The prediction has a mean pLDDT of 75. c-di-AMP riboswitch aptamer (ydaO/yuaA leader) from Cohnella pontilimi, 137 nucleotides, folded computationally. The model forms 100% of the base pairs in the Rfam consensus. The organism belongs to Cohnella, within Bacteria. RNAcentral holds the sequence, with entries from Rfam.
């Protein structure tokens, strides 16, 4: 010298997951209050239900017909794929395409009840193109 990991601020990023106030209260903990989010919840319509919710995460294909079962249904590895994400739209290229709660109950739904307010990242703040906003002349 250079690549790599680790910690702390900053600064931004997925997500709804932020800000304030009280309580001996910096975080943690309890209470409130804005705010942003999610569930239940009539009439109207739908539907005759074989289950339902959050979330981008949803449907197949192959493993001599993988494991497994009596069937169905789970379920494992690999390949695709609907969709997903830094200000917007197309196009490329790379990445993700999970997890996890209810328990026989739920369609929409005005009142109205009710729950969150974590957690992780830093190689998607790629590249072209086109739009648009801002300053200046």
């Nucleotide at each position: 010298g250079c690549a790599a990991a680790a910690a702390a601020a900053u600064u931004g990023c997925c997500g709804a997951a932020u800000u304030c106030c009280c309580g001996c209260g910096c975080a943690c903990c309890g209470g409130g209050a804005a705010a942003c989010g999610g569930g239940g919840g009539a009439a109207c319509c739908a539907c005759u239900c074989u289950g339902g919710g959050u979330g981008a995460a949803u449907u197949g294909g192959u493993c001599u017909c993988g494991c497994u079962u009596c069937a169905c249904a789970g379920u494992g590895a690999c390949c695709a794929u609907a969709g997903g994400g830094a200000a917007c739209c197309u196009u490329c290229a790379a990445c993700c395409g999970a997890a996890c709660c209810c328990u026989c109950c739920a369609g929409c739904u005005a009142a109205c009840c009710u729950c969150g307010u974590a957690g992780g990242c830093a190689u998607u703040g790629g590249a072209a193109g086109g739009a648009g906003a801002c300053a200046c002349c």